[in-house]
Context: one part of a larger RNA
RNA sequence: CACCGCCCGUCACACCCUGGGGGCUGGCCCCGCCCGAAGUCGUUACCCUAACCGAAAGGGGGGGGGUGCCGAAGGCAGGGCUAGUGACUGGGGUGAAGUCGUAACAAGGUAGCCGUACCGGGAGGUGUGGCUGGGUCACCUCCUU
Numbered sequence: 001c002a003c004c005g006c007c008c009g010u011c012a013c014a015c016c017c018u019g020g021g022g023g024c025u026g027g028c029c030c031c032g033c034c035c036g037a038a039g040u041c042g043u044u045a046c047c048c049u050a051a052c053c054g055a056a057a058g059g060g061g062g063g064g065g066g067u068g069c070c071g072a073a074g075g076c077a078g079g080g081c082u083a084g085u086g087a088c089u090g091g092g093g094u095g096a097a098g099u100c101g102u103a104a105c106a107a108g109g110u111a112g113c114c115g116u117a118c119c120g121g122g123a124g125g126u127g128u129g130g131c132u133g134g135g136u137c138a139c140c141u142c143c144u145u
């Protein structure tokens, strides 16, 4: 490429992203309770005992066993954060030539827009209040040349 223009939304298809989702599967962490290994420390009326003391009896010291506190792992119950997944579902984006209409741009053929309510496949329509960012004319107040 200038109305054989421009342009709006639903629907259909493809891909990408994202929200919800009965739940399911993990990770990290917290609180309470149960159980409680090793070990230190404490305790002990039982058992054992070379060096030291003692003439001896025995003493001192040591060890074992028992036991108390703490105590890792484990178990039960509850909670927090977080990741993945999930039938189905909401939305957004992108994609030369798909579908339906024609909302806006000219008075766009019902002027348009804003708030609100209802309605409608969708763009949208109607009611109501407002705005001129609506045409022409007249008047008023001004500006530029």
Stems, first nucleotide, its partner, number of pairs: 003108001005105001008101002011098001013095008023085008032076003039070001041068004046064004052059002111132009

This is a predicted structure of a 145-nucleotide part of an RNA (small-subunit ribosomal RNA, 3' minor domain) from Chroococcus sp. SERB 58.
Taxonomically the source falls in Chroococcus (Bacteria, Cyanobacteriota, Cyanophyceae, Chroococcaceae).
Model confidence (mean pLDDT): 84 of 100.